[in-house]
RNA sequence: GCCUCUGUGGCGGAACUGGUAGACGCGCGCGACUCAAAAUCGCGUUCCGAAAGGAGUGGGGGUUCGAGUCCCUCCAGAGGCA
Numbered sequence: 001g002c003c004u005c006u007g008u009g010g011c012g013g014a015a016c017u018g019g020u021a022g023a024c025g026c027g028c029g030c031g032a033c034u035c036a037a038a039a040u041c042g043c044g045u046u047c048c049g050a051a052a053g054g055a056g057u058g059g060g061g062g063u064u065c066g067a068g069u070c071c072c073u074c075c076a077g078a079g080g081c082a
Stems, first nucleotide, its partner, number of pairs: 001081007010026003019065001027045006046055003058074005
């Protein structure tokens, strides 16, 4: 230098053919249980905002009524070729 793959909440990891983003698990917070703890169970857990509402899938742009998904470019990581 060229080619391929990957990038989604704090972490792992879903989201089918473009059609409700964050299921499920871990972690964390509060509570129940216990003399106390562990285990177990319940509820909650992206951000901004007083609310209404808005933003958010590595960054930017494009296509589309609609993009995590398709196209272009850049960034980061992994692998391969020279």
Molecule: transfer RNA
Organism: Pelagibius litoralis